[in-house]
Context: one part of a larger RNA
RNA sequence: AUUGAACGCUGGCGGCAGGCCUAACACAUGCAAGUCGAGCGGUAACAGGGGAAGCUUGCUUCUCGCUGACGAGCGGCGGACGGGUGAGUAACGCGUGGGAAUCUGCCCAAUAGUGGGGGACAACAGUUGGAAACGACUGCUAAUACCGCAUACGCCCUACGGGGGAAAGCAGGGGAUCUUCGGACCUUGCGCUAUUGGAUGAGCCCGCGCGAGAUUAGAUAGUUGGUGGGGUAAAGGCCUACCAAGUCGACGAUCUCUAGCUGGUCUGAGAGGAUGAUCAGCCACACUGGGACUGAGACACGGCCCAGACUCCUACGGGAGGCAGCAGUGGGGAAUAUUGGACAAUGGGCGGAAGCCUGAUCCAGCCAUGCCGCGUGUGUGAAGAAGGCCCUAGGGUUGUAAAGCACUUUCAGAGGGGAGGAAAGGGUUAUGGUUAAUACCCAUGAUCUGUGACGUUACCCUCAGAAGAAGGACCGGCUAACUCCGUGCCAGCAGCCGCGGUAAUACGGAGGGUCCGAGCGUUAAUC
Numbered sequence: 001a002u003u004g005a006a007c008g009c010u011g012g013c014g015g016c017a018g019g020c021c022u023a024a025c026a027c028a029u030g031c032a033a034g035u036c037g038a039g040c041g042g043u044a045a046c047a048g049g050g051g052a053a054g055c056u057u058g059c060u061u062c063u064c065g066c067u068g069a070c071g072a073g074c075g076g077c078g079g080a081c082g083g084g085u086g087a088g089u090a091a092c093g094c095g096u097g098g099g100a101a102u103c104u105g106c107c108c109a110a111u112a113g114u115g116g117g118g119g120a121c122a123a124c125a126g127u128u129g130g131a132a133a134c135g136a137c138u139g140c141u142a143a144u145a146c147c148g149c150a151u152a153c154g155c156c157c158u159a160c161g162g163g164g165g166a167a168a169g170c171a172g173g174g175g176a177u178c179u180u181c182g183g184a185c186c187u188u189g190c191g192c193u194a195u196u197g198g199a200u201g202a203g204c205c206c207g208c209g210c211g212a213g214a215u216u217a218g219a220u221a222g223u224u225g226g227u228g229g230g231g232u233a234a235a236g237g238c239c240u241a242c243c244a245a246g247u248c249g250a251c252g253a254u255c256u257c258u259a260g261c262u263g264g265u266c267u268g269a270g271a272g273g274a275u276g277a278u279c280a281g282c283c284a285c286a287c288u289g290g291g292a293c294u295g296a297g298a299c300a301c302g303g304c305c306c307a308g309a310c311u312c313c314u315a316c317g318g319g320a321g322g323c324a325g326c327a328g329u330g331g332g333g334a335a336u337a338u339u340g341g342a343c344a345a346u347g348g349g350c351g352g353a354a355g356c357c358u359g360a361u362c363c364a365g366c367c368a369u370g371c372c373g374c375g376u377g378u379g380u381g382a383a384g385a386a387g388g389c390c391c392u393a394g395g396g397u398u399g400u401a402a403a404g405c406a407c408u409u410u411c412a413g414a415g416g417g418g419a420g421g422a423a424a425g426g427g428u429u430a431u432g433g434u435u436a437a438u439a440c441c442c443a444u445g446a447u448c449u450g451u452g453a454c455g456u457u458a459c460c461c462u463c464a465g466a467a468g469a470a471g472g473a474c475c476g477g478c479u480a481a482c483u484c485c486g487u488g489c490c491a492g493c494a495g496c497c498g499c500g501g502u503a504a505u506a507c508g509g510a511g512g513g514u515c516c517g518a519g520c521g522u523u524a525a526u527c
Stems, first nucleotide, its partner, number of pairs: 001526003005523005012374006018367002020332001025330003029327003034077003039074002042070002046068003049064007084285003093210007102202002107198008115149001117147002124139006155164003169190006177184002211257003218248003223245008260282004264275004287308005310321004338364001340363003346360001347358004377407004387398004411468001413463005421454001425449009471516005476497003482511005492499002
C1' cells in the first nucleotide's frame, strides 16, 4: 500500500460498487421455457350471438364452433441460448501463432422448382387393468405429421455404358371468365424443396508458452509404424485383422502431490513477486457412475434408459425425486443478504402481428463490506466565569472552549411542484414500391393517441428550529503526543527492544495531549 475479509468499541445522511472464500453437504415451499388457432382435427372452460323449452318477462336450463377465444391432443420452432458452480483436469485444457481433411437450424445473395396420389396414428367414443404412477384392447378422423409416383438446371454414385434422389401448404385482397357457390383463376405476403456462394457458430491437427517433487529413473502391447477393411460431418490406432519392432525419457519420460486457464487484479520506480472474488473470453461439471436417442447442434442442469447411495409415497404389487437457476431452510463456519417488484427499458424464445413467456435483465430490500461526497453548525465573545487537574500556593492549564449576543438551515423531518429513462405499438392519412388493380401488403413521412417496476424518483420551492447527528486508538524508544494518584517483580503490559522488587512519562485510573474521524483499532493474508 492492499483485501469478497472477520472480531472489539462506536455509528448521522447520500451516491457507486460488493456480499457462502467453509460442506460439488442435504434440501420443505414457490417461481426460473415456452410459444404458434395465419399447420391440423376439434370445443373441456369463459364471453358474445342464434335457436328451443320453462316461467318469478329477464332470468334459468338445453342446444348450435357461428364469432372472440381456447383446456387436452397431433404438428412446427425453441427447451444445445440465457443462468449456476469450479468438483475434475498439469491436458492441445487455456493463451498465442499457424494449418487442412469438415459440418453449420434461423439469416443474406443467387438459380431452378413447389405437379398428382395413398395409407395411418393421437385426440375422440366404447370396453377394461391398477391404490397410484401409468396403461391395454376395439372403432372413427385431420394436417405444414408419414409414404410412394411424376419431374431434375444444378446435385450424388459410376466400371463413364449408365444409375439415384425433392417439395406443403397457409393467410390477405380481387376486375373479367368458369362454378357443384366450397372455389377455380390472378395477385401479395409468409412458408416448402433442390443446389451454389456468403455470414455466423462449431468440430479437428500442429509450433511455442502456462505448477511442485529425482527421498519418483526407467515407461509403453493398440504400445510405434505399415497394408487391407470398418467408422465419422471430417484427418487419424479412432476401431479391427495381418505384418514389422518400434515409440517416449536427465532438454526430466513415468509416477505422486497441488491446481480450472486467460484478459486482468494487488504490490513495486521498474524488473519482478503474489493472485485469478466481482466484469469479460474459453473449458469442465449438473446427486454418483455408465449409455445412447432426438436433433443443424447434446451424449443434454430444470430430457430419456440402466446401475448405485439417499429421501419420499404405497392398498406392499409398485412408484416418485435431484436448487453447483432465483429466493429460502437445516448443517458446517470467524463469516456472507429478501421465500420482494416489474417485464417500463435492454436482450432472448415463439408468433405475420397484436402479444405471451422470460428469478436473463432492470429495480427495490438488508449489511459502514469497500471507495467517494456531505453533515454534526457559523461569526462574535476575557469577568480569561464556575468546575476539573497541576502547583514552588504566586499561579498555570482545560480555554474562545462554554455561557451570552448576532446569524445561517446543507442533510434528516413536514408540505407542494416535478423532468429524463419512451423508442415502440395503435387509428387516420400522404408519397413511393408491388400489382391487371386507386384491394391487400411493405417502406418512408405527417397527424392524433398512447405504454414507467423503480416512484412518496432525480431536481426545485416553502415551513420550523441550532434544532436530530462523535467516536476510536495511542502518548518509554522505534513513533506524533506528559503530569499526578494507586500498585510494589504483585496485579499487569508487550510488535521488537523491554517495563513492574516504594517517587513507574512503559501496569490501572484521572487530567492534559497526539493521530485519524463515521469510523477507529486488532487479527489474518499478499507485495
This is a predicted structure of a 527-nucleotide part of an RNA (small-subunit ribosomal RNA, 5' domain) from an uncultured bacterium. The coordinates come from a structure-prediction model, not an experiment, and the mean pLDDT is 88. The full RNA is in RNAcentral, with records from ENA and SILVA. It matches the Rfam family "Bacterial small subunit ribosomal RNA".